[in-house]
RNA sequence: AACUCUGUCGCGGGAGAGAGUUCCAGCCGCUACCGGCUGCAACCGCCGAAGGCGCAACACGCCCGGAAACGCUCAGGCAAACGGACCGCAGCAGAAGU
Repeated sequence: AACUCUGUCGCGGGAGAGAGUUCCAGCCGCUACCGGCUGCAACCGCCGAAGGCGCAACACGCCCGGAAACGCUCAGGCAAACGGACCGCAGCAGAAGU
């Protein structure tokens, strides 16, 4: 110096599921009735790829340990936007090995 590994930053890609119902509040349109949008809450239905939790083999005398894109859905999400596991590219930092 290079390669592998871990973390981090930037860029790109990135799924699923009701633009549900109701009350209240705010804003807008309208001659009025009323309608639309947003926010909080409640209720029902769903999703699973932030996070979180659970477990097999294995290992152990026992306890503990022990993975996920599997399961649970607490949280999160169900038009767009935001977010998003993971993947690719390019830097930076760290440890060990070759």
Annotation:
The prediction has a mean pLDDT of 80. Glycine riboswitch aptamer from an uncultured Ectothiorhodospiraceae bacterium, 98 nucleotides, folded computationally. The model forms 89% of the base pairs in the Rfam consensus. The sequence was found by an Rfam model in a public genome assembly.